[in-house]
Context: one part of a larger RNA
């Protein structure tokens, strides 16, 4: 000095209380553990590992296994001989990998050689084989907590201390004031983005207030940039004003104006350590090992099993609801190996068709709750929808193991869930769809959008977590 206490004192944070919606009980989805298995590949494991890597396993992916093959090599250089093709098309064997045969075939050059393949041989190549407790790089976590040092000085024999503590006040080691400190750096805060309000400038692909046409209807058209709205620049907020209170200070409460008020709401930004945290499997890289294999291709299987348990989700358990009909309003966004419109057949999934878009122009695109009019009537139901049978669509070489979706038909648990345990302070929580990424097909997962739209907060007394400062004990370092 630190660390630690069922020590003290301030203080803070959905910590807790006040509340609202869950999880724990069903069935499923999806990771995990167990267990199984030829393999069920490998890692993540209290908080900080379990819809994690994985932003999408039917082959491929793949690393794993069983069998079939290759050995300079699936991939790079390189150096010396020798060859001239390498490929492409067909045919045979084969599960292919592969292996024979059959057409067909080089380029530049000064003819020395040179390009490019192949063969032999040699350096070598290749390892998702160990070690994250050798490591870089990246990343979680305290924690966006409000800390964490530094240079002169002073103090101490020395580790060290002072500054950083004190009295106030902050979201803040934020400011102010005192004071052996005086100042300074990285953190905070601003500076960046988005969003609230305007205002000028721009007017198509956007809009349509006034004219003119015109339709069954529509900015559909001439026309216009007023408004909406795109995207450039600017203004706006700063405790500035006003009263109180405070120490004549920071500051705090109130009020006005005003689109917004004391960080206006969100983002992005995460000192300086700490847990030998987490990754040799993104990648890079010392050490160690394989080197006719631990390397390499190829079919097929697996990673999808399943007595059990645990996590994290979705769909329920209904009447604030469930089904039929009709009908309103979005916002982000993706589109050329692509969205795909109108019409047509199909009960549907989907299929013809083929318009028009590299898009403020077509298209996806119907939002959904809503809100209108009927029906059900308390029931394991006209809730549930889970499993099984049929028929079928679509992606793909190919859905048996193991795809999604769609019609018929079946109709399982479940009547609100023990101890326990989460999440959330406002355009939040709750509920409602819509888009996108991964992607030939697959999303109940993930990033995102915007519609509707709440309750409570008396506070910090006493108790749980987690922290920040000061003091104190202490046989711990």
């Nucleotide at each position: 000095u630190g660390a630690c206490g069922g020590g003290g004192c301030c203080c803070c944070g959905c910590a807790c209380a006040a509340g609202c919606a869950g999880u724990g009980g069903a069935g499923c989805a999806u990771g995990u553990u167990g267990a199984u298995u030829a393999a069920u590949u490998c890692g993540a494991u209290g908080a900080u590992a379990c819809g994690c890597g994985a932003g999408g396993a039917a082959c491929c992916u793949u690393a794993c296994c069983a069998g079939g093959u290759c050995u300079u090599g699936a991939c790079a250089u390189a150096u010396a001989u020798c060859u001239g093709a390498c490929g492409c098309a067909c045919a045979u064997a084969g599960a292919g990998a592969u292996a024979u045969g059959u057409g067909u075939u080089c380029u530049c050059u000064u003819u020395u050689g040179a390009g490019c393949a192949g063969a032999u041989a040699u350096a070598c190549a290749g390892g998702u084989g160990c070690u994250g407790c050798a490591u870089g790089g990246u990343u979680g976590u305290c924690g966006u907590c409000a800390g964490c040092u530094c240079g002169u000085g002073c103090c101490g024999u020395g580790a060290g201390g002072u500054g950083u503590u004190g009295g106030g006040u902050u979201a803040a080691g934020u400011c102010c004031c005192g004071c052996a400190a005086c100042g300074a750096g990285c953190g905070c805060a601003a500076c960046c983005c988005c969003u609230a309000u305007u205002c000028u400038u721009u007017g198509u692909u956007g809009c349509u207030a006034a004219c003119g046409g015109g339709u069954a209807a529509u900015g559909c058209u001439g026309a216009g940039c007023a408004c909406u709205c795109g995207a450039a620049g600017g203004a706006a907020a700063c405790u500035g004003c006003c009263g109180g209170u405070g120490a004549c200070a920071a500051a705090c409460c109130g009020g006005a104006g005003g689109a917004a008020g004391g960080u206006g709401g969100g983002g992005a930004u995460g000192a300086g350590g700490u847990c030998a945290a987490a990754u040799c499997a993104u990648c890079a890289c010392g050490g160690c090992c394989c080197u006719u294999a631990u390397g390499a291709c190829c079919u097929g299987g697996g990673c999808u099993u399943c007595a059990a348990a645990c996590g994290u989700g979705c769909u329920a358990c209904a009447a604030u609801g469930g089904g039929u009909g009709g009908u309103a309003c979005a916002a982000a966004g993706a589109g050329u190996a692509g969205c795909c419109a109108a019409c047509c057949u199909g009960u549907g999934a989907a299929g013809g068709g083929g318009a028009g878009c590299c898009a403020a122009u077509c298209u996806c695109a119907a939002a959904a709750a809503g809100c209108c009019a009927c029906c059900c009537c308390a029931a394991g139901u006209u809730c549930g929808g889970a499993u099984u049978g049929g028929a079928g669509u679509c992606u793909g070489c190919a859905a048996c193991u193991c795809g999604a979706c769609u019609c018929c038909a079946u109709g399982a648990a479940g009547u609100u869930g023990g101890a326990a345990u989460u999440g959330c302070u406002a355009g939040u929580a709750a509920u409602c769809g819509c888009a996108c990424a991964u992607c030939a097909c697959c999303a109940u997962g993930g990033u995102g959008c915007g519609g509707u739209g709440a309750g409570u907060a008396u506070g910090u007394u006493c108790a749980c977590c987690g922290g920040g400062g000061c003091u104190u004990g202490u046989a711990c370092a």
Small-subunit ribosomal RNA, 3' major domain from an uncultured organism, 477 nucleotides, folded computationally. It matches the Rfam family "Bacterial small subunit ribosomal RNA".